[in-house]
Molecule: transfer RNA
Organism: Cystobacterineae bacterium
RNA sequence: GGGCGGAUAGCUCAGCGGUAGAGCGUCGCCCUUACAAGGCGAAUGUCACAGGUUCAAUCCCUGUUCCGCCCA
Numbered sequence: 001g002g003g004c005g006g007a008u009a010g011c012u013c014a015g016c017g018g019u020a021g022a023g024c025g026u027c028g029c030c031c032u033u034a035c036a037a038g039g040c041g042a043a044u045g046u047c048a049c050a051g052g053u054u055c056a057a058u059c060c061c062u063g064u065u066c067c068g069c070c071c072a
Stems, first nucleotide, its partner, number of pairs: 001071007010024004018055001026042005048064005
């Protein structure tokens, strides 16, 4: 330098055009003498960045940045 994949909650990930979600974690309450487990509830997002297409973009297109793999 070229090709491919990835970037979404604190962490691991889903979401393939129409309300951004799950598990774990955190916080509060219940339960317990207490802790754990269990039950109920709550909070947390510039969907890497910038443009474009569209009535509408996490999703499609272009460019950029970072990470991983392959080729040279």